RNA sequence: GCAAACCGCCGGAAACGGCGGGACGCAAAGCCAAGGGACUACAGCGGCGCGGACUUGCCGUGCCGCCAGGUCAGCCGGUUGCUGA
Numbered sequence: 001g002c003a004a005a006c007c008g009c010c011g012g013a014a015a016c017g018g019c020g021g022g023a024c025g026c027a028a029a030g031c032c033a034a035g036g037g038a039c040u041a042c043a044g045c046g047g048c049g050c051g052g053a054c055u056u057g058c059c060g061u062g063c064c065g066c067c068a069g070g071u072c073a074g075c076c077g078g079u080u081g082c083u084g085a
Base pairs, nucleotide, nucleotide: 001026002025006021007020008019009018010017011016024074030079031078032077035076036075037072038071039070042069044066045065046064047063048062049061050060051059052058
């Protein structure tokens, strides 16, 4: 110097972020998300159930799964800086 958890308000579907309070800690807890990893899943896709319409095709809704165009650097990493045994 920074500021975790937690609390309040705001934003967001969420993860999470901003502001205020607050300090667990941090010699980079400064900066970087087109390296690795982690988190969430609105929308989208697929499946199942229910309802509606409907003479092949659909719509709505609940749950499950997949998925980053979202998020995290106080996970690793990259990079700049302070100190100088």

Source information
RNAcentral holds the sequence, with entries from MGnify. This is a predicted structure of an 85-nucleotide RNA (c-di-GMP-I riboswitch aptamer) from uncultured Acutalibacter sp. The coordinates come from a structure-prediction model, not an experiment, and the mean pLDDT is 88.